A computed fold for a 101-nucleotide RNA from Nocardiopsis alba, annotated as TPP riboswitch aptamer (THI element).
RNA sequence: CCGCGAGGCGCGGGGUGCCGGAAUCUCCUCCACCGGCUGAGAGCACACCCGUCGAACCUGCCCUAGUUCGUACUAGCGAAGGAACGCCCAUGAGUGCGUAC
Numbered sequence: 001c002c003g004c005g006a007g008g009c010g011c012g013g014g015g016u017g018c019c020g021g022a023a024u025c026u027c028c029u030c031c032a033c034c035g036g037c038u039g040a041g042a043g044c045a046c047a048c049c050c051g052u053c054g055a056a057c058c059u060g061c062c063c064u065a066g067u068u069c070g071u072a073c074u075a076g077c078g079a080a081g082g083a084a085c086g087c088c089c090a091u092g093a094g095u096g097c098g099u100a101c
């Protein structure tokens, strides 16, 4: 210089279920182990998602319909009620196995 185009830094908010087995052995509950289901993520990964342009996530909700072994999953509920921010930046953040010096 050209192309693409919503991020960058810091800080913060979240969720971690359901089923089967093993283990245990009076029973129940909790934690831990193995496998399976959905998902970005199923205890900790420092990862993933989300931060008002807010369906990340919570309440309603062990709700309603479908589906299923399932309180998981899908849809509704949802123009419902809550929910975490500052600066820089489309007059260009960032990026390209682009081009030139």
Base pairs, nucleotide, nucleotide: 001098002096003095004094007088008087009086010085011051012050013049014048016045017037018036019035020034021033057082058081059080063076064075065074066073
The sequence is in RNAcentral, with records from Ribocentre. Its mean pLDDT, the model's own confidence on a scale to 100, is 75.